Predicted 3D model of a 73-nucleotide RNA (transfer RNA) from a soil metagenome. It matches the Rfam family "tRNA". Rfam classes the family as a transfer RNA. Gene Ontology term of the family: triplet codon-amino acid adaptor activity. RNAcentral holds the sequence, with entries from MGnify. The prediction has a mean pLDDT of 80.

RNA sequence: GCUGCCAUAGCUCAGCGGCCAGAGCGUCCGGCUGUCAACCGGAAGGCCAUGGGUUCGACUUCCAUUGGUGGCG
Numbered sequence: 001g002c003u004g005c006c007a008u009a010g011c012u013c014a015g016c017g018g019c020c021a022g023a024g025c026g027u028c029c030g031g032c033u034g035u036c037a038a039c040c041g042g043a044a045g046g047c048c049a050u051g052g053g054u055u056c057g058a059c060u061u062c063c064a065u066u067g068g069u070g071g072c073g
Base pairs, nucleotide, nucleotide: 001072002071003070004069005068006067007066010025011024012023013022018056027043028042029041030040031039049065050064051063052062053061
């Protein structure tokens, strides 16, 4: 220099172009227990990496940029 993949909650990850963007773990509150853990119930937490385009409508499609990771030279 060329090129593939990835970027969504604190972490690991789901998510047909349209229903309030979800799960597990973690955090917080409550229940249970003599206490803790485990278990049960609930809550908070997301401008979906950034900027544009396409579309009536974009986490989803296209382009560029940024960051991470791999391949080729």